[in-house]
A computed fold for a 77-nucleotide RNA from a bacterium, annotated as transfer RNA. It matches the Rfam family "tRNA". Rfam classes the family as a transfer RNA. The coordinates come from a structure-prediction model, not an experiment, and the mean pLDDT is 80.
């Protein structure tokens, strides 16, 4: 330098155009239960999906640029 894949809550991770203001798990907070805990159960916890721009009636989801991470190839030493 080239190719491919990925960046979604504190962490992991599903979702590839149509009430998604986004599933699930862990963690956290509050509660129920308990003599106190643990465990279990219930509730809450992303108005936003790396950033910017574009397409569209409508985008996390498509397109372009850019940043970061991983893998492969190539060049130089």
């Nucleotide at each position: 330098g080239g190719g491919c894949g990925g960046g979604u809550a504190g962490c992991c991770a599903a979702g590839u155009g149509g009430u998604c203001u986004a599933a699930g798990g862990c963690a956290g907070u509050g509660g129920u239960u308990u003599g106190c805990a643990a465990a279990a159960c219930c509730a809450c916890c992303a108005u936003u999906c790396g950033u910017c721009g574009g397409u569209u009636c409508a985008a996390a989801u498509c397109c372009g640029a850019u940043c970061c991470c991983g893998c492969c190839c190539u060049c130089c030493a």